[in-house]
This is a predicted structure of a 164-nucleotide RNA (Lysine riboswitch aptamer) from Aliicoccus persicus. Of the family's consensus pairs, 100% are formed in the model. RNAcentral holds the sequence, with entries from Rfam. The coordinates come from a structure-prediction model, not an experiment, and the mean pLDDT is 81. Lineage of the source: Bacteria > Bacilli > Caryophanales > Staphylococcaceae > Aliicoccus.
């Protein structure tokens, strides 16, 4: 002086980066529901079972919501940000199946979009999973064209350390 590895700090990807949240808007929906009239025996459910002639269901008329999810501006925290599969634990709802939230372990995914299928959902919105072909950032190989890999990665700096 350089430097494998380790540690720390700071960064970049992006034409919608990720997540949360107030407000507004669309939609949910002229739906659920309520009342009146009429009809007259079924209705809900995966099952168990529950409701119902003190009127189920349908029709007509009048009135008429909400939540989850979504879009936009803003704000906040960030770059495994975050999402998701499996299993465990706790709490809540439920008669059970199960559903939701949080957390732990473990696995997958660099990023955003498009198309197809599937699940959820009112939905052709959207989310998730799988697949396909491109785009894009990064590193490696390569003369180039291109090919391949993965985020505990990549870049910069510093410390320490190994080696020369």
């Nucleotide at each position: 002086a350089a430097u494998c590895a380790a540690u720390g700090u700071a960064g970049a990807g992006g034409u919608u980066g990720c997540a949360a949240u107030u407000c507004u808007c669309a939609g949910g929906a002229g739906u659920a529901c309520a009342u009146a009239u009429u009809u007259u025996a079924g209705c809900a459910g995966a099952c168990a079972u529950g409701c119902c002639g003190a009127g189920a269901u349908g029709a007509u008329a009048u009135g008429g919501a909400a939540a989850g999810g979504g879009a936009g501006c803003g704000u906040u925290g960030c770059c495994g940000a975050a999402a998701u599969g499996u299993g465990g634990u706790a709490u809540g709802c439920g008669g059970u199946g199960g559903c939701a939230u949080a957390u732990c372990a473990u696995g997958u995914u660099g990023g955003g979009g498009a198309u197809a299928c599937g699940u959820a959902a009112a939905a052709c919105a959207u989310a998730c999973g799988u697949a396909u072909a491109a785009c894009u950032g990064u590193c490696a190989u390569g003369g180039a064209a291109a090919u391949g890999g993965a985020g505990u990665a990549c870049u910069a700096c510093a410390u320490c350390u190994u080696u020369u």